RNA sequence: GAAUGACAAUCGCUGAAUCCCGCUAGCGGGAACGGGGGAACCAAGUCUUUUGGGGUGAAACGCAUCAUGCGUCGGGCAAUCCUUCUGUCCGAACCCGUCAGCUAACCUCGCAAGCGUCGAAAGGGUGUCCUU
Numbered sequence: 001g002a003a004u005g006a007c008a009a010u011c012g013c014u015g016a017a018u019c020c021c022g023c024u025a026g027c028g029g030g031a032a033c034g035g036g037g038g039a040a041c042c043a044a045g046u047c048u049u050u051u052g053g054g055g056u057g058a059a060a061c062g063c064a065u066c067a068u069g070c071g072u073c074g075g076g077c078a079a080u081c082c083u084u085c086u087g088u089c090c091g092a093a094c095c096c097g098u099c100a101g102c103u104a105a106c107c108u109c110g111c112a113a114g115c116g117u118c119g120a121a122a123g124g125g126u127g128u129c130c131u132u
Base pairs, nucleotide, nucleotide: 011116012115013114014113018031019030020029021028022027023026033110034109035108036107037106042101052099053096054095055094056093060072061071062070063069064068073091074090075089076088077087078086081124082123083122084121085119
């Protein structure tokens, strides 16, 4: 000096999943954010209803030589924001329990989990600081 691995802190990423207060210190309450149920009108009615149906989520559809590949499409990251280019990655999982279209009032739930990118790219804009 380089590479690999581990730990800690800062910072950052996916995601709604962060912050504040109280107190008997492990519970309670609240704000922000996110989800579900729930009228009229509309939709639905010719049909749906076991070929069950529905929800969160980007996580779908089609073809094939089918534990995989390809195409279309959907989603993320590359360190302020938007767009473009380029590169790169993901397309899972879980829940309700025969039941739910939309939906004002209203009711109700969540506030986890898991990780570590670096292109001095281009254009546009915003804000802060410093100097004059």
Molecule: c-di-AMP riboswitch aptamer (ydaO/yuaA leader)
Organism: Alicyclobacillus sp.